[in-house]
RNA sequence: CUCUGGAGAGUGUUUCCAUAGUGGAAGCCACCCAAGAAGCAAUUAUGGUCCAAGUGACGAUAAGAAACUUUCUGGUAAAUGGACAGAG
Numbered sequence: 001c002u003c004u005g006g007a008g009a010g011u012g013u014u015u016c017c018a019u020a021g022u023g024g025a026a027g028c029c030a031c032c033c034a035a036g037a038a039g040c041a042a043u044u045a046u047g048g049u050c051c052a053a054g055u056g057a058c059g060a061u062a063a064g065a066a067a068c069u070u071u072c073u074g075g076u077a078a079a080u081g082g083a084c085a086g087a088g
Stems, first nucleotide, its partner, number of pairs: 001088005010029001012028006030076003036072001037070003043063004048058003051054001
């Protein structure tokens, strides 16, 4: 890169547009986490304070992963997208 599988949560409401009808856009409310983005634990490094001076204790700063957390972005019929998994 190609193929296959691939979850969650509204067919809410208001306005406008369009239509024979099904609909579309924006706002608001509610909800979802598996694109992207952001956060940090152990631990490591640097330096500080204290002491019984040690393989010690306690703060500080920096680094620090995820399927966890946040929900900025994205998403909430189908389609598209889709972490991840399998095959080539």
Model confidence (mean pLDDT): 78 of 100. This is a predicted structure of an 88-nucleotide RNA (Glycine riboswitch aptamer) from Terribacillus halophilus. It matches the Rfam family "Glycine riboswitch aptamer". For this family Rfam cites "In Vivo Behavior of the Tandem Glycine Riboswitch in Bacillus subtilis" (Babina et al., MBio, 2017). Its family is annotated with glycine biosynthetic process in the Gene Ontology.